[in-house]
RNA sequence: GCGCUCGUAGCUCAACGGAUAGAGCAGGGGCUUUCUAAGCCCAAGGUUGCAGGUUCGAUUCCUGCCGGGCGCACCA
Repeated sequence: GCGCUCGUAGCUCAACGGAUAGAGCAGGGGCUUUCUAAGCCCAAGGUUGCAGGUUCGAUUCCUGCCGGGCGCACCA
């Protein structure tokens, strides 16, 4: 340099182009318990990497860029 792939909550991951983007764990509050742990309940937490484009509608499709991974090529 080229190709493929991934980027969504603090972490691990979902989400045929269609209602208000969800789950588990962690963290917060509560119930229970003599106290912890476990269990149960509740609430909160998001610029879907960035910038554009297509579309009535984009996490999803297209383009460029940034970052991670894999492969190939180049290399004095």

The RNA shown here (transfer RNA) has 76 nucleotides and comes from a Candidatus Uhrbacteria bacterium. RNAcentral holds the sequence, with entries from ENA. The organism belongs to Candidatus Uhriibacteriota, within Bacteria. It matches the Rfam family "tRNA". Rfam classes the family as a transfer RNA. Its mean pLDDT, the model's own confidence on a scale to 100, is 80.